[in-house]
RNA sequence: GACAACAAAGCCAAACUUGUCGUGAGGCAGGGACGGAAAGCCACGGGUCUUUUACUCACUAAAGAUAGCCGAGUUGCAGAUU
Numbered sequence: 001g002a003c004a005a006c007a008a009a010g011c012c013a014a015a016c017u018u019g020u021c022g023u024g025a026g027g028c029a030g031g032g033a034c035g036g037a038a039a040g041c042c043a044c045g046g047g048u049c050u051u052u053u054a055c056u057c058a059c060u061a062a063a064g065a066u067a068g069c070c071g072a073g074u075u076g077c078a079g080a081u082u
Base pairs, nucleotide, nucleotide: 001082002081003079011036012035016031017030018029019028020027021026034068040074041073044071045070046069047066048065049064050063051062052061
């Protein structure tokens, strides 16, 4: 360095719930664990969602959200094997 096994040390935290912020998607903090080898970071590409204007609806556009939707980029613990 590869790899994604076992073990050890650990780590994160879904749903739900309480408070709070936001028009909203959703975010933050506490409780809580469905799960996770990057469920660490990152909005670059795609997807999904929200809002606004126009519009009969839809589509489109703009601004946002989502990293536990997928891909890319980047950083990282341990060591059966190599």
The RNA shown here (c-di-GMP-I-GGC riboswitch aptamer) has 82 nucleotides and comes from a Methylococcaceae bacterium.
NCBI's taxonomy places the organism under Bacteria, Pseudomonadati, Pseudomonadota, Methylococcales, Methylococcaceae.
It was read from a public genome assembly, where an Rfam model found it.
The prediction has a mean pLDDT of 79.